[in-house]
Context: one part of a larger RNA
RNA sequence: CUAUGGUUAAGGAACUCGGCAAAAUAACCCCGUAACUUCGGGAUAAGGGGUGGUCAUUAACGUGACCGGCACUAAAGACGCCCAGGCAACUGUUUACCAAAAACACAGGUCUCUGCUAAGUCGUAAGACGAUGUAUAGGGGCUGACACCUGCCCAGUGCUGGAAGGUUAAGAGGAGUGCUUAGAUAGACUUUUAGUCGAUGAUUCGAAGGUACGAAUUGAAGCCCCAGUGAACGGCGGCCGUAACUAUAACGGUCCUAAGGUAGCGAAAUUCCUUGUCAGGUAAGUUCUGACCCGCACGAAAGGUGUAAUGAUCUGGGCACUGUCUCAACCAUAGACUCG
Numbered sequence: 001c002u003a004u005g006g007u008u009a010a011g012g013a014a015c016u017c018g019g020c021a022a023a024a025u026a027a028c029c030c031c032g033u034a035a036c037u038u039c040g041g042g043a044u045a046a047g048g049g050g051u052g053g054u055c056a057u058u059a060a061c062g063u064g065a066c067c068g069g070c071a072c073u074a075a076a077g078a079c080g081c082c083c084a085g086g087c088a089a090c091u092g093u094u095u096a097c098c099a100a101a102a103a104c105a106c107a108g109g110u111c112u113c114u115g116c117u118a119a120g121u122c123g124u125a126a127g128a129c130g131a132u133g134u135a136u137a138g139g140g141g142c143u144g145a146c147a148c149c150u151g152c153c154c155a156g157u158g159c160u161g162g163a164a165g166g167u168u169a170a171g172a173g174g175a176g177u178g179c180u181u182a183g184a185u186a187g188a189c190u191u192u193u194a195g196u197c198g199a200u201g202a203u204u205c206g207a208a209g210g211u212a213c214g215a216a217u218u219g220a221a222g223c224c225c226c227a228g229u230g231a232a233c234g235g236c237g238g239c240c241g242u243a244a245c246u247a248u249a250a251c252g253g254u255c256c257u258a259a260g261g262u263a264g265c266g267a268a269a270u271u272c273c274u275u276g277u278c279a280g281g282u283a284a285g286u287u288c289u290g291a292c293c294c295g296c297a298c299g300a301a302a303g304g305u306g307u308a309a310u311g312a313u314c315u316g317g318g319c320a321c322u323g324u325c326u327c328a329a330c331c332a333u334a335g336a337c338u339c340g
Stems, first nucleotide, its partner, number of pairs: 001335008010326002014324001019321001027051005036041001038145001052067006068072001080319007087311002092104002108143007120129003146306004151236003156233002158229005165224003171218002176213005183205002187197004237255005264298001265295001276292005
């Protein structure tokens, strides 16, 4: 010096991102116990007091007398507590080996699908699960106890329903067209005073059949279209003026929209400006609490606002306590060093 323990004057968080770590608390008996509350809790709340031995007595619990110590749950083991707030109701689950949480789950709520050979899922299939269940059942989505609630918009997208019209596939249909040739036809073509091809059939026409195409017409769902639907995906304005101080605007005008954010909450796990402003707490407070509302960019089941209890949760404050610190010292053990 390192690690692990132990003790420490005075102070007592001045340490530090932060009381991290350590200290403190602790058993049993008695007294006593607040706000709040879902009346169960909160609660071992908090806060106090007692505890040894001998003798006597007693069924025992106890009671009385006496004795010792600085100290009597004499060693060991055994809740620190309080106040306020955020989040999540809770017990639970999770990143095996850097995250235990406010994340996941949850009971409860709601929407939707499914009538049984159910929907859904796995499998090429057979088959299996669902389920030896049957809508008080099963699958899927969202939300997440409880209390009070859950506003407006169906224009877009989705879903459900509708079927008049438009569009629309294969298929059906077969107007017509090309190729092929039995046959008919003696000229045809070009670089044009000429050449080449042609009765061993050129060129042109061309029935039937075959073959390759093929218009009209017909033709479902879907889409267009018409409605409904938000605890479906989602969305929820701007400018200008106005009251007898000023300021502000209950009020008016105007433009746009499918409709312009309701209740509640709000510098918030959301607020950039921002350490907003005021109040509280401190001698001093970018954090914290209570308000205000100018919400850059809250908001109602991607739920809104509250909420007792719960939490190895996060944030702020206090009491107790301490080597965290002022500021360090000493001790023990194991290393470190030397020899083997």